[in-house]
RNA sequence: CGGGACGUAGCGCAGCCUGGCUAGCGCACUUGCAUGGGGUGCAAGGGGUCGGAGGUUCGAAUCCUCUCGUCCCGA
Numbered sequence: 001c002g003g004g005a006c007g008u009a010g011c012g013c014a015g016c017c018u019g020g021c022u023a024g025c026g027c028a029c030u031u032g033c034a035u036g037g038g039g040u041g042c043a044a045g046g047g048g049u050c051g052g053a054g055g056u057u058c059g060a061a062u063c064c065u066c067u068c069g070u071c072c073c074g075a
Base pairs, nucleotide, nucleotide: 001074002073003072004071005070006069007068010027011026012025013024020058029045030044031043032042033041034040051067052066053065054064055063
């Protein structure tokens, strides 16, 4: 320098190809109940606007452009 993969909640991921419930799941966290307490179980709840910016569109995590970070391949 060229090509590719990944980036979504504290952690691990799905959703992206085919734009449209209001962005979800597991674990973790908070509260309550059960227990003498812990563990555990059950119920409820909080937390992200999707790496960043711009564009297209009535509407973007999803399409396009640029860019940042990590990793891989090539030179």
Transfer RNA from an Oligoflexia bacterium, 75 nucleotides, folded computationally. The prediction has a mean pLDDT of 83. It matches the Rfam family "tRNA". Its family is annotated with triplet codon-amino acid adaptor activity in the Gene Ontology. Rfam classes the family as a transfer RNA. The source organism's lineage runs through Bacteria, Pseudomonadati, Bdellovibrionota and Oligoflexia.